[in-house]
About this RNA:
Transfer RNA from a Candidatus Pacearchaeota archaeon, 72 nucleotides, folded computationally. Lineage of the source: Archaea > Nanobdellati > Candidatus Pacearchaeota. Model confidence (mean pLDDT): 82 of 100. Its Rfam family is "tRNA". Rfam's curators write: Transfer RNA (tRNA) molecules are approximately 80 nucleotides in length. The family's RNA type in Rfam is transfer RNA. The sequence was found in a public genome assembly.
RNA sequence: GGUCCUAUAGUCCAGUGGCUAAGACACUUCGUUUACACCGAAGAAACAGCAGUUCGAUUCUGCUUAGGACCA
Numbered sequence: 001g002g003u004c005c006u007a008u009a010g011u012c013c014a015g016u017g018g019c020u021a022a023g024a025c026a027c028u029u030c031g032u033u034u035a036c037a038c039c040g041a042a043g044a045a046a047c048a049g050c051a052g053u054u055c056g057a058u059u060c061u062g063c064u065u066a067g068g069a070c071c072a
Stems, first nucleotide, its partner, number of pairs: 001071007010025003018055001027043005048064005
């Protein structure tokens, strides 16, 4: 320098054009307990960035950023 892959809550991951973006762990509150833990209930928290296509984009396209693999 070239080709390809990945980027979604604090962490892991599902979702592949249309709803309030699902779940687990973690966190907070409440219940339970003498207390802690376990357990139960509730809650907060996310689509890497910019443009384009589209009635509508997490999803499709381009570029950038970050990470990874291969070739030279």